Context: one part of a larger RNA
RNA sequence: CUCGCGUUAAGGAACUCGGCAAAAUACCCACGUAACUUCGGGAGAAGUGGGGCCCCUGGUGGAUAGCGCAAGCUGUUUGUUGGGGGUUGCAGAGAAUAGGCCCAAGCGACUGUUUACCAAAAACACAGGUCUCUGCGAAAUCGUAAGAUGACGUAUAGGGACUGACACCUGCCCGGUGCCGGAAGGUUAAGGGGAGCUGUUAGCGCGAGCGAAGCAGUGAACUGAAGCCCCGGUAAACGGCGGCCGUAACUAUAACGGUCCUAAGGUAGCGAAAUUCCUUGUCGGGUAAGUUCCGACCCGCACGAAAGGUGUAACGACUUGGGCGCUGUCUCAACGCGAGACCCG
Repeated sequence: CUCGCGUUAAGGAACUCGGCAAAAUACCCACGUAACUUCGGGAGAAGUGGGGCCCCUGGUGGAUAGCGCAAGCUGUUUGUUGGGGGUUGCAGAGAAUAGGCCCAAGCGACUGUUUACCAAAAACACAGGUCUCUGCGAAAUCGUAAGAUGACGUAUAGGGACUGACACCUGCCCGGUGCCGGAAGGUUAAGGGGAGCUGUUAGCGCGAGCGAAGCAGUGAACUGAAGCCCCGGUAAACGGCGGCCGUAACUAUAACGGUCCUAAGGUAGCGAAAUUCCUUGUCGGGUAAGUUCCGACCCGCACGAAAGGUGUAACGACUUGGGCGCUGUCUCAACGCGAGACCCG
RNA backbone atom coordinates (compact mmCIF):
# COMPACT_ATOMS: atom_id res chain seq x y z
C1' C A 1 0.00 0.00 0.00
C1' U A 2 -4.28 -3.63 -1.18
C1' C A 3 -8.40 -6.63 0.65
C1' G A 4 -12.05 -8.17 4.76
C1' C A 5 -13.62 -6.34 9.47
C1' G A 6 -14.03 -3.20 14.30
C1' U A 7 -14.01 1.64 16.93
C1' U A 8 -13.80 7.04 16.76
C1' A A 9 -13.61 13.72 19.53
C1' A A 10 -16.56 17.86 17.29
C1' G A 11 -19.61 18.40 13.09
C1' G A 12 -23.58 15.47 10.40
C1' A A 13 -24.22 14.77 3.32
C1' A A 14 -20.27 19.92 3.91
C1' C A 15 -18.94 13.83 -0.02
C1' U A 16 -20.78 12.73 -4.73
C1' C A 17 -23.63 12.58 -11.16
C1' G A 18 -26.50 10.55 -7.19
C1' G A 19 -26.46 9.34 0.53
C1' C A 20 -23.04 4.96 -3.86
C1' A A 21 -21.32 2.48 0.50
C1' A A 22 -21.94 2.34 5.55
C1' A A 23 -24.77 3.61 9.72
C1' A A 24 -29.54 3.53 11.55
C1' U A 25 -34.49 0.90 11.98
C1' A A 26 -35.66 -4.23 13.71
C1' C A 27 -38.76 -8.32 18.91
C1' C A 28 -43.16 -8.41 22.23
C1' C A 29 -47.20 -5.64 24.74
C1' A A 30 -50.29 -1.38 25.19
C1' C A 31 -51.88 3.29 23.38
C1' G A 32 -52.44 5.86 18.94
C1' U A 33 -52.79 6.47 13.75
C1' A A 34 -53.66 11.58 8.36
C1' A A 35 -54.71 12.86 3.32
C1' C A 36 -56.84 9.94 -0.13
C1' U A 37 -59.88 5.63 -1.45
C1' U A 38 -62.19 1.33 -6.23
C1' C A 39 -64.61 1.32 1.11
C1' G A 40 -60.97 -3.83 0.41
C1' G A 41 -57.37 -0.49 1.64
C1' G A 42 -53.90 3.28 2.89
C1' A A 43 -51.84 0.46 8.31
C1' G A 44 -46.61 -2.34 11.05
C1' A A 45 -49.09 4.61 8.45
C1' A A 46 -46.84 8.26 11.38
C1' G A 47 -46.08 8.69 16.52
C1' U A 48 -45.87 7.52 22.05
C1' G A 49 -44.97 4.51 26.38
C1' G A 50 -43.54 -0.06 28.70
C1' G A 51 -40.24 -4.73 29.41
C1' G A 52 -35.36 -5.91 35.31
C1' C A 53 -35.85 -6.72 40.75
C1' C A 54 -38.74 -6.46 45.56
C1' C A 55 -43.41 -6.07 48.47
C1' C A 56 -48.87 -6.20 48.94
C1' U A 57 -53.40 -8.00 46.84
C1' G A 58 -56.95 -10.49 43.21
C1' G A 59 -58.30 -14.20 38.84
C1' U A 60 -57.10 -18.94 36.84
C1' G A 61 -54.60 -24.08 35.40
C1' G A 62 -51.67 -28.59 36.96
C1' A A 63 -49.65 -31.84 40.85
C1' U A 64 -50.25 -33.22 45.84
C1' A A 65 -51.21 -33.83 51.64
C1' G A 66 -54.73 -33.79 55.74
C1' C A 67 -59.88 -33.64 57.42
C1' G A 68 -65.09 -34.73 56.21
C1' C A 69 -70.52 -39.72 54.79
C1' A A 70 -70.88 -35.89 51.22
C1' A A 71 -71.12 -30.90 49.22
C1' G A 72 -66.59 -29.24 50.56
C1' C A 73 -62.76 -27.14 53.98
C1' U A 74 -57.52 -26.25 55.33
C1' G A 75 -52.64 -26.61 53.41
C1' U A 76 -47.98 -27.57 50.25
C1' U A 77 -45.88 -26.94 45.50
C1' U A 78 -45.53 -25.38 40.38
C1' G A 79 -47.32 -22.36 36.09
C1' U A 80 -50.06 -18.13 34.07
C1' U A 81 -52.33 -13.39 34.43
C1' G A 82 -54.60 -8.40 36.48
C1' G A 83 -54.15 -4.21 39.93
C1' G A 84 -51.43 -1.19 43.61
C1' G A 85 -46.84 0.31 45.87
C1' G A 86 -41.54 0.39 46.30
C1' U A 87 -36.30 0.06 44.73
C1' U A 88 -31.35 0.62 41.82
C1' G A 89 -24.40 4.58 40.80
C1' C A 90 -24.70 3.13 35.44
C1' A A 91 -27.12 -0.28 32.34
C1' G A 92 -30.63 -4.07 31.17
C1' A A 93 -36.50 -6.42 25.00
C1' G A 94 -32.47 -9.44 22.57
C1' A A 95 -27.35 -14.86 22.10
C1' A A 96 -28.87 -15.14 17.12
C1' U A 97 -32.74 -13.96 13.98
C1' A A 98 -34.64 -9.08 12.88
C1' G A 99 -38.96 -2.97 8.56
C1' G A 100 -35.66 3.14 8.38
C1' C A 101 -39.70 6.59 7.85
C1' C A 102 -42.41 10.73 5.60
C1' C A 103 -43.90 14.38 1.59
C1' A A 104 -44.44 15.58 -3.77
C1' A A 105 -44.24 14.15 -8.96
C1' G A 106 -43.43 10.82 -13.63
C1' C A 107 -44.33 6.00 -15.94
C1' G A 108 -46.74 1.34 -15.83
C1' A A 109 -53.19 -0.35 -13.10
C1' C A 110 -52.04 -4.74 -10.32
C1' U A 111 -49.27 -10.55 -9.17
C1' G A 112 -46.25 -11.94 -13.12
C1' U A 113 -42.21 -12.13 -17.78
C1' U A 114 -37.32 -10.72 -20.06
C1' U A 115 -31.65 -9.58 -22.83
C1' A A 116 -28.45 -17.82 -19.47
C1' C A 117 -22.64 -14.15 -19.09
C1' C A 118 -22.76 -5.54 -18.75
C1' A A 119 -29.87 -3.59 -19.27
C1' A A 120 -35.38 -6.31 -14.62
C1' A A 121 -37.25 -1.42 -16.84
C1' A A 122 -41.79 3.32 -18.15
C1' A A 123 -39.91 -2.91 -22.28
C1' C A 124 -43.16 -7.96 -22.73
C1' A A 125 -47.42 -10.20 -20.70
C1' C A 126 -51.97 -9.39 -18.37
C1' A A 127 -57.66 -9.58 -17.20
C1' G A 128 -60.80 -5.85 -19.89
C1' G A 129 -62.06 -3.09 -24.84
C1' U A 130 -62.68 -2.84 -30.27
C1' C A 131 -62.22 -4.36 -35.32
C1' U A 132 -61.93 -8.46 -38.56
C1' C A 133 -62.00 -13.57 -40.53
C1' U A 134 -64.35 -18.44 -39.79
C1' G A 135 -71.21 -22.44 -40.64
C1' C A 136 -67.37 -27.03 -39.73
C1' G A 137 -63.98 -31.76 -44.39
C1' A A 138 -64.36 -24.02 -40.51
C1' A A 139 -60.92 -20.11 -40.94
C1' A A 140 -55.69 -20.19 -39.84
C1' U A 141 -51.05 -23.15 -39.62
C1' C A 142 -47.37 -27.38 -41.01
C1' G A 143 -46.77 -30.75 -45.15
C1' U A 144 -45.36 -32.32 -52.46
C1' A A 145 -49.09 -35.50 -50.58
C1' A A 146 -51.39 -38.70 -47.27
C1' G A 147 -52.13 -36.57 -42.97
C1' A A 148 -51.88 -33.45 -38.59
C1' U A 149 -52.74 -29.08 -35.32
C1' G A 150 -57.13 -26.11 -34.75
C1' A A 151 -60.53 -29.79 -31.64
C1' C A 152 -62.58 -35.18 -30.00
C1' G A 153 -63.84 -27.77 -29.94
C1' U A 154 -68.73 -25.47 -33.12
C1' A A 155 -69.79 -18.22 -33.31
C1' U A 156 -70.80 -17.43 -25.10
C1' A A 157 -66.21 -21.23 -30.29
C1' G A 158 -61.56 -20.73 -32.91
C1' G A 159 -57.79 -17.59 -35.80
C1' G A 160 -55.61 -12.57 -36.86
C1' A A 161 -54.72 -7.21 -35.68
C1' C A 162 -54.63 -3.07 -32.39
C1' U A 163 -55.44 -1.31 -27.43
C1' G A 164 -54.27 -2.62 -22.29
C1' A A 165 -57.54 -2.71 -14.74
C1' C A 166 -61.02 1.00 -13.44
C1' A A 167 -63.49 6.11 -14.20
C1' C A 168 -64.86 10.03 -17.82
C1' C A 169 -64.30 9.86 -22.93
C1' U A 170 -62.68 8.62 -27.85
C1' G A 171 -64.05 14.71 -32.38
C1' C A 172 -63.52 16.03 -38.18
C1' C A 173 -61.67 13.89 -43.14
C1' C A 174 -63.30 8.15 -47.59
C1' G A 175 -59.53 12.79 -52.03
C1' G A 176 -54.94 8.85 -52.04
C1' U A 177 -53.84 3.46 -50.40
C1' G A 178 -56.20 -0.96 -48.48
C1' C A 179 -60.55 -3.77 -47.59
C1' C A 180 -65.95 -4.75 -48.49
C1' G A 181 -70.14 -4.39 -51.85
C1' G A 182 -71.94 -3.42 -57.01
C1' A A 183 -72.55 -4.76 -61.78
C1' A A 184 -74.65 -1.04 -66.57
C1' G A 185 -70.64 0.65 -69.57
C1' G A 186 -65.01 0.83 -71.11
C1' U A 187 -60.56 -2.28 -71.26
C1' U A 188 -59.00 -7.39 -71.14
C1' A A 189 -56.19 -13.78 -71.74
C1' A A 190 -56.46 -18.64 -73.33
C1' G A 191 -60.29 -20.73 -75.89
C1' G A 192 -64.26 -20.41 -79.66
C1' G A 193 -64.57 -18.26 -84.52
C1' G A 194 -63.11 -18.34 -89.24
C1' A A 195 -63.35 -13.49 -93.58
C1' G A 196 -59.08 -12.67 -96.14
C1' C A 197 -54.11 -13.75 -97.68
C1' U A 198 -49.99 -17.27 -98.90
C1' G A 199 -47.69 -22.09 -100.51
C1' U A 200 -48.54 -26.48 -103.34
C1' U A 201 -51.01 -28.27 -108.41
C1' A A 202 -55.12 -31.20 -111.61
C1' G A 203 -56.42 -27.99 -115.34
C1' C A 204 -56.17 -23.56 -118.81
C1' G A 205 -52.90 -20.50 -121.81
C1' C A 206 -48.16 -19.87 -127.53
C1' G A 207 -46.22 -17.29 -123.45
C1' A A 208 -46.05 -14.05 -119.29
C1' G A 209 -49.20 -16.09 -116.21
C1' C A 210 -54.03 -17.65 -114.17
C1' G A 211 -55.57 -21.43 -111.12
C1' A A 212 -60.77 -25.53 -108.62
C1' A A 213 -60.72 -29.19 -104.83
C1' G A 214 -57.63 -31.09 -101.25
C1' C A 215 -53.54 -30.49 -97.99
C1' A A 216 -50.62 -27.01 -95.47
C1' G A 217 -49.29 -21.90 -93.43
C1' U A 218 -51.10 -17.36 -91.66
C1' G A 219 -55.19 -15.13 -89.74
C1' A A 220 -59.54 -10.07 -89.60
C1' A A 221 -64.53 -9.29 -87.69
C1' C A 222 -67.29 -11.43 -83.90
C1' U A 223 -67.50 -14.11 -79.08
C1' G A 224 -64.61 -14.74 -74.32
C1' A A 225 -64.10 -14.32 -67.12
C1' A A 226 -61.74 -12.37 -62.97
C1' G A 227 -58.91 -8.04 -62.67
C1' C A 228 -58.38 -2.86 -63.78
C1' C A 229 -61.25 1.65 -65.07
C1' C A 230 -65.99 2.87 -63.06
C1' C A 231 -70.17 3.43 -58.90
C1' G A 232 -70.82 3.23 -53.61
C1' G A 233 -69.39 1.97 -48.42
C1' U A 234 -65.57 1.71 -44.68
C1' A A 235 -60.76 5.30 -40.14
C1' A A 236 -60.63 1.14 -32.50
C1' A A 237 -58.37 0.14 -41.70
C1' C A 238 -52.95 2.54 -43.69
C1' G A 239 -53.30 7.43 -42.88
C1' G A 240 -54.49 13.08 -42.73
C1' C A 241 -56.45 16.90 -39.50
C1' G A 242 -53.98 24.83 -43.53
C1' G A 243 -52.05 29.86 -45.24
C1' C A 244 -52.18 35.26 -45.87
C1' C A 245 -54.34 40.18 -44.77
C1' G A 246 -57.35 43.56 -42.04
C1' U A 247 -60.39 45.06 -37.78
C1' A A 248 -62.58 47.51 -31.06
C1' A A 249 -62.66 55.36 -28.62
C1' C A 250 -54.66 54.91 -25.00
C1' U A 251 -51.83 50.91 -26.21
C1' A A 252 -52.04 45.86 -26.83
C1' U A 253 -54.98 41.99 -28.43
C1' A A 254 -58.73 40.44 -31.90
C1' A A 255 -64.87 37.92 -30.36
C1' C A 256 -65.45 40.02 -36.11
C1' G A 257 -64.38 40.43 -41.61
C1' G A 258 -61.84 39.40 -46.38
C1' U A 259 -59.16 36.09 -49.46
C1' C A 260 -56.51 31.56 -51.27
C1' C A 261 -56.15 26.39 -50.91
C1' U A 262 -58.09 21.48 -49.07
C1' A A 263 -60.76 15.12 -48.68
C1' A A 264 -61.05 17.67 -44.11
C1' G A 265 -58.42 21.84 -41.71
C1' G A 266 -56.90 19.35 -34.51
C1' U A 267 -62.84 18.94 -31.11
C1' A A 268 -62.62 17.46 -25.59
C1' G A 269 -58.69 17.11 -22.58
C1' C A 270 -53.61 18.05 -21.66
C1' G A 271 -49.41 21.30 -22.48
C1' A A 272 -41.53 24.29 -21.69
C1' A A 273 -44.30 17.74 -21.02
C1' A A 274 -40.11 10.59 -20.91
C1' U A 275 -42.64 15.58 -26.26
C1' U A 276 -40.19 22.89 -25.90
C1' C A 277 -35.29 24.13 -30.51
C1' C A 278 -34.96 29.26 -28.89
C1' U A 279 -34.57 27.87 -22.98
C1' U A 280 -31.74 28.12 -17.02
C1' G A 281 -39.01 30.79 -21.33
C1' U A 282 -42.02 33.99 -17.57
C1' C A 283 -44.45 34.12 -12.71
C1' G A 284 -45.12 31.68 -8.00
C1' G A 285 -43.26 27.78 -4.20
C1' G A 286 -39.23 25.39 -1.82
C1' U A 287 -33.15 27.08 -0.54
C1' A A 288 -28.95 32.02 2.30
C1' A A 289 -28.11 30.64 -2.80
C1' G A 290 -32.28 25.85 -7.15
C1' U A 291 -29.93 24.50 -15.59
C1' U A 292 -33.09 19.78 -11.41
C1' C A 293 -38.14 19.62 -8.65
C1' C A 294 -43.46 21.30 -7.67
C1' G A 295 -47.74 24.75 -9.08
C1' A A 296 -49.25 27.99 -12.92
C1' C A 297 -49.14 30.63 -17.84
C1' C A 298 -49.63 29.04 -23.36
C1' C A 299 -45.74 31.88 -27.83
C1' G A 300 -47.64 23.29 -28.68
C1' C A 301 -39.82 24.66 -33.29
C1' A A 302 -42.64 19.50 -33.47
C1' C A 303 -49.31 17.04 -27.61
C1' G A 304 -54.00 15.07 -28.77
C1' A A 305 -57.99 11.14 -28.51
C1' A A 306 -57.53 2.48 -28.75
C1' A A 307 -49.18 3.46 -32.57
C1' G A 308 -55.67 5.76 -27.54
C1' G A 309 -56.65 11.24 -24.57
C1' U A 310 -57.14 12.79 -19.50
C1' G A 311 -57.48 11.21 -14.48
C1' U A 312 -56.85 7.48 -10.77
C1' A A 313 -56.90 4.23 -4.88
C1' A A 314 -53.53 0.09 -4.50
C1' C A 315 -48.90 -1.91 -6.14
C1' G A 316 -43.04 -1.11 -7.84
C1' A A 317 -35.14 -4.12 -6.03
C1' C A 318 -38.64 1.47 -11.48
C1' U A 319 -37.36 7.19 -12.40
C1' U A 320 -37.15 12.45 -10.33
C1' G A 321 -37.24 16.36 -6.32
C1' G A 322 -37.60 17.43 -0.97
C1' G A 323 -37.52 16.31 4.43
C1' C A 324 -36.73 13.58 9.37
C1' G A 325 -33.63 9.96 11.52
C1' C A 326 -28.70 8.03 10.89
C1' U A 327 -23.94 7.76 10.08
C1' G A 328 -15.89 7.89 8.57
C1' U A 329 -19.55 9.65 2.31
C1' C A 330 -17.01 14.00 3.85
C1' U A 331 -14.17 18.27 6.94
C1' C A 332 -9.56 14.75 7.87
C1' A A 333 -7.94 11.46 9.19
C1' A A 334 -6.47 7.97 13.39
C1' C A 335 -6.07 3.42 15.91
C1' G A 336 -6.99 -1.84 16.36
C1' C A 337 -7.95 -7.19 14.40
C1' G A 338 -7.27 -10.61 10.31
C1' A A 339 -5.46 -11.87 5.13
C1' G A 340 -2.07 -10.37 1.27
C1' A A 341 1.77 -7.46 -0.95
C1' C A 342 7.13 -6.73 0.52
C1' C A 343 11.98 -8.55 3.06
C1' C A 344 14.91 -12.75 5.12
C1' G A 345 15.39 -18.07 5.46
Record summary: The prediction has a mean pLDDT of 85. Large-subunit ribosomal RNA, domain IV from Rarispira pelagica, 345 nucleotides, folded computationally.